[in-house]
Context: one part of a larger RNA
RNA sequence: AGACGGGGGCCCACACAAGCGGUGGAUUAUGGGGUUUAAUUCGUCAAUAAGCGAGUAACCUUACCUAGACUUGACAUCCUUAUCAUACCUUUUGGAAACAAUUGGGUCGGUUCGGCCGGAUAAGUGACAGGCGUUGCAUGGUUGUCGUCAGCUCGUGCUUUGAGGUGUUCGGUUAAGUCCGUUAACGAGCGCAACCCUCGUCAUGUGUUGUAUUUUCACAUGAGACUGCCCGCCAUAAGCGGGAGGAAGGUGAGGAUGACGUCAAAUCAGCAUGACCCUUAUGUCUAGGGCUACACCCGUAAUACAAUGGUUGGUACAAACCGAAGCAAUACAGCAAUGUGGAGCAAAUCGGAGAAAGCCAAUCUCAGUUCGGAUUGAAGUCUGCAACUCGACUUCAUGAAGUUGGAAUCGCUAGUAAACGUGUAUCAGUCAUGGCACGUUGAAUAUGUUCCUGGGCCUUGUACU
Numbered sequence: 001a002g003a004c005g006g007g008g009g010c011c012c013a014c015a016c017a018a019g020c021g022g023u024g025g026a027u028u029a030u031g032g033g034g035u036u037u038a039a040u041u042c043g044u045c046a047a048u049a050a051g052c053g054a055g056u057a058a059c060c061u062u063a064c065c066u067a068g069a070c071u072u073g074a075c076a077u078c079c080u081u082a083u084c085a086u087a088c089c090u091u092u093u094g095g096a097a098a099c100a101a102u103u104g105g106g107u108c109g110g111u112u113c114g115g116c117c118g119g120a121u122a123a124g125u126g127a128c129a130g131g132c133g134u135u136g137c138a139u140g141g142u143u144g145u146c147g148u149c150a151g152c153u154c155g156u157g158c159u160u161u162g163a164g165g166u167g168u169u170c171g172g173u174u175a176a177g178u179c180c181g182u183u184a185a186c187g188a189g190c191g192c193a194a195c196c197c198u199c200g201u202c203a204u205g206u207g208u209u210g211u212a213u214u215u216u217c218a219c220a221u222g223a224g225a226c227u228g229c230c231c232g233c234c235a236u237a238a239g240c241g242g243g244a245g246g247a248a249g250g251u252g253a254g255g256a257u258g259a260c261g262u263c264a265a266a267u268c269a270g271c272a273u274g275a276c277c278c279u280u281a282u283g284u285c286u287a288g289g290g291c292u293a294c295a296c297c298c299g300u301a302a303u304a305c306a307a308u309g310g311u312u313g314g315u316a317c318a319a320a321c322c323g324a325a326g327c328a329a330u331a332c333a334g335c336a337a338u339g340u341g342g343a344g345c346a347a348a349u350c351g352g353a354g355a356a357a358g359c360c361a362a363u364c365u366c367a368g369u370u371c372g373g374a375u376u377g378a379a380g381u382c383u384g385c386a387a388c389u390c391g392a393c394u395u396c397a398u399g400a401a402g403u404u405g406g407a408a409u410c411g412c413u414a415g416u417a418a419a420c421g422u423g424u425a426u427c428a429g430u431c432a433u434g435g436c437a438c439g440u441u442g443a444a445u446a447u448g449u450u451c452c453u454g455g456g457c458c459u460u461g462u463a464c465u
Stems, first nucleotide, its partner, number of pairs: 001465002003462003007459007015449002019412005026303008034294002042053002064289007073128001077127002079124006088105002092101003108118003130278002133276003139272002141267003144263001146261001151190006157166003170181003196255004201223007226249001229243005305405001309364007321352003326345002331340003371402001376397007418441007
């Protein structure tokens, strides 16, 4: 100088407390461990792994296994030779396909007219290709975390034998090393804040596809908030408490933004890359299988256990988003999934599109039920070469566990929690109950910091560095 303390002081945070809703019990979905397996590809493991990489594993993907094949190779450049049927499309046979043999069509461009140039195919040769093989403890780049915590440093000066210290401490104050005052320090840098984006108010301009033509809405440009004004407190400071006006008040709300560094943290399987290793195989092609196994354990979710409810009928109100290999209306068929058909729309015009909880009626009357929907049987629909392993959806039937969950534990302070539905990326289809967005309804509690957890500043002790 640090680090640590069941040392001290001050302070902060959904850290506790006060509240609301969950997890832990059930079933299912999904991920992880374990076990199994020919293979169940690989990575990630306290916080900081486990609905994570993966923002979609039937084939492909795919890296794994089994089997069948290839060896200048699936892909790139160069060299030699041959061919010009350029390319390409196509028939048949064997085969699981790759692949091997084979039929028909097609019969290149420029030109100085020289088989000169370009292009393609085949064969050969080796230089090479190729590797999701190893090392994240050789690396770049990127990322998590402490933490959006308020810290981390430098120049000159001063000081100490020196490592160092000072500044950065102290008195106040702040969300903040924020600001003021003091001061052997005076200044400065990276952080904080502001500058950026969105939302909330107003003004002006514009107005198609919108239409509320005294402007809803959309777009653009501006204005507005600064402790500016008043009172009190404080040190005549910084600032704090209250008030006025205001759409908004003291950081207005949300986002983006993450200092020096920590964990030899994560990633060689996004990519790049050193070294090492493989080279008739650790490379490449193909078919089938596997990644979906199942005694069990863990994480994250969905749905419930019901009457603040279930069912039936009627009825109201969004925002955001997507659409051409697409969205698809009216109509018709079907109980339905869906099918037929194809108006309109590259979309403020047309379509997806019916929001749902809500409200108004009726019914059920406390039951393992008209709760709950797992599981299973049958019949179908759709996508796709192909739904057996292994897709989603529909209808009928079946009707499991579950009566509010032990110890323990998580989230949240306001348009938040909770509840309700909507959209979208990926995508042929889909295992989405996941992720990311959108609006609708809309609380309770905290007027405290003793304790738990984490963190910041000062100080003290130390047999630690």
Background:
The part of an RNA shown here (small-subunit ribosomal RNA, 3' major domain) has 465 nucleotides and comes from a Candidatus Altimarinota bacterium. NCBI's taxonomy places the organism under Bacteria, Bacteria candidate phyla, Candidatus Altimarinota. The coordinates come from a structure-prediction model, not an experiment, and the mean pLDDT is 81.